[in-house]
Context: one part of a larger RNA
RNA sequence: CGUUAGAGCAUUGAGAGGAGCCUUCCUUAGUACGAGAGGACCGGGAAGGACGCACCGCUGGUGUACCUGUUAUCGUGCCAACGGUAAACGCAGGGUAGCCAAGUGCGGAGCGGAUAACCGCUGAAAGCAUCUAAGUGGGAAGCCCACCUCAAGAUGAGUGCUCUCAUUCUGUUAAGGAAGUAAGGUCACAGGAAGAACACCUGUUCAUCGGUGCUCGGUGGUAGUCUGGUAACAGAUGAAGCCAAGGCAUACGAACCGACCGAGGG
Numbered sequence: 001c002g003u004u005a006g007a008g009c010a011u012u013g014a015g016a017g018g019a020g021c022c023u024u025c026c027u028u029a030g031u032a033c034g035a036g037a038g039g040a041c042c043g044g045g046a047a048g049g050a051c052g053c054a055c056c057g058c059u060g061g062u063g064u065a066c067c068u069g070u071u072a073u074c075g076u077g078c079c080a081a082c083g084g085u086a087a088a089c090g091c092a093g094g095g096u097a098g099c100c101a102a103g104u105g106c107g108g109a110g111c112g113g114a115u116a117a118c119c120g121c122u123g124a125a126a127g128c129a130u131c132u133a134a135g136u137g138g139g140a141a142g143c144c145c146a147c148c149u150c151a152a153g154a155u156g157a158g159u160g161c162u163c164u165c166a167u168u169c170u171g172u173u174a175a176g177g178a179a180g181u182a183a184g185g186u187c188a189c190a191g192g193a194a195g196a197a198c199a200c201c202u203g204u205u206c207a208u209c210g211g212u213g214c215u216c217g218g219u220g221g222u223a224g225u226c227u228g229g230u231a232a233c234a235g236a237u238g239a240a241g242c243c244a245a246g247g248c249a250u251a252c253g254a255a256c257c258g259a260c261c262g263a264g265g266g
Base pairs, nucleotide, nucleotide: 001153005164006163007162008161009160010159011158015150016149017148018147021049022048023047024046025045026044027043033038051107052106053105054104055103059101060100061099062098066094067093068092069091070090071086072085073084074083075082076081110145112144113143118138119137120136121135165266167179168178169177170176184261185260186259187258189203190202191201192200208254209253210252211250212249213248214247215246217243218242219241224237225236226235227234228233
C1' cells in the first nucleotide's frame, strides 16, 4: 500500500516446511524346512544406539563481585576494621536465578489409500494356452493421507462474532477535497521467562519495577556435645553475620504530565 467504511477478537486451510532411521535380545520354536549340519517367514514382547523437540525436579558445568579465605602494595592519621589495585574476577574454595549437557521427559504410531517391480483370479482374440485385450485382487523404507509447525499478499486477498458512525468547512444541493473526532491504535512512561533494531507480551479497574517483610537457598563453621587420635588436632552436628537475578506477601516510592493517528454510510 492492497484486501472496497473504520476497528478488535476468533477461525478455515490452498500451500509450504519438519519428522520418517537402525541394532540386539526373549518368545512363537529348536517349530516349518532339512539326511544332517543348520535353521526361518508371519506375529507378540523387551532393551538400546544415533538423531530431533522440550525442560532444569535430580546429577553436574558456568554463574566478572553472592559468601569466604589469602599474598603484595596503597589509602582511610595510627591499632583494629575496611576500601582500591595486581590485564579487563589478583589468586584460591564454594555457589542462587538464568543459560546449558554429560542430566531427564517425549518422538519417529497407522488392521489408512492408490501404486512400482513382481505375484495372482477369471478370460478371449487364437475351441488349447495366456495376470489383459473387457473385468478383478495382492504388493515397497518410496507417493498421498494421517503426526508436528507455519500459513488468506491464497491479489483467487476467504469465514464468524463483536464494537463505532447521520459532525464541521469547502465544492456546481454533486463527485471530490480538508479538519476535528468515534470504536480502536501509536508514541511516551514502568517493565518482561519477548528481544540485535523492529516486532511480541504485561501494567494505576494495578503487584509492572524498585523498596520492605517473611521464606527457599548460598556461604560460613562460634559455643556446647559426640566420634577418632597419646597429643597437637581432625571429623560430625551446628549458631551468628552477609547475601544477585528465586517464591509468597505488602501500594511505601515510581508507572507522571501528555501528544498524535484514526470512519462519515460504506
The part of an RNA shown here (large-subunit ribosomal RNA, domain VI) has 266 nucleotides and comes from Euhalothece sp. KZN 001. The prediction has a mean pLDDT of 88. It matches the Rfam family "Bacterial large subunit ribosomal RNA". The source organism's lineage runs through Bacteria, Cyanophyceae, Chroococcales, Halothecacae and Euhalothece.